[in-house]
RNA sequence: CAGAUUGUUUUCUAGGGUUCCGCAAUCAUCUACACAUUAUUGGACUGGUCCGAGAGAAAACACACAGUUAGAUUUACUGUGACACGGAAGGACAAAAGCCUAGGAGAU
Numbered sequence: 001c002a003g004a005u006u007g008u009u010u011u012c013u014a015g016g017g018u019u020c021c022g023c024a025a026u027c028a029u030c031u032a033c034a035c036a037u038u039a040u041u042g043g044a045c046u047g048g049u050c051c052g053a054g055a056g057a058a059a060a061c062a063c064a065c066a067g068u069u070a071g072a073u074u075u076a077c078u079g080u081g082a083c084a085c086g087g088a089a090g091g092a093c094a095a096a097a098g099c100c101u102a103g104g105a106g107a108u
Stems, first nucleotide, its partner, number of pairs: 007061006015051002020048002022045001023042004028037002063081006083103001085106001089101003
């Protein structure tokens, strides 16, 4: 300097915001009040729905390599599959984020 490989999906979690639900407050209506109904506001509202990790967890499948079995081939079975510090800015969905850009820019 160049090449190859570090796979895909599902479920969950850390985390995330506010479409919807709920909750809270307020106006109005009904009304003696309360309850109920519409609307408005609130995510410095615990929550439900929702989004959600390359560097988090589990599982399934796939792939590669090694070994065993099998007269040979096919097949089957077992095992291994490492490491991973990381801005800013931008993007989508309602909106935000360890989501995506991105195992990026950088650092070692």

This is a predicted structure of a 108-nucleotide RNA (Guanidine-I riboswitch aptamer) from Gracilibacillus oryzae.
The coordinates come from a structure-prediction model, not an experiment, and the mean pLDDT is 79.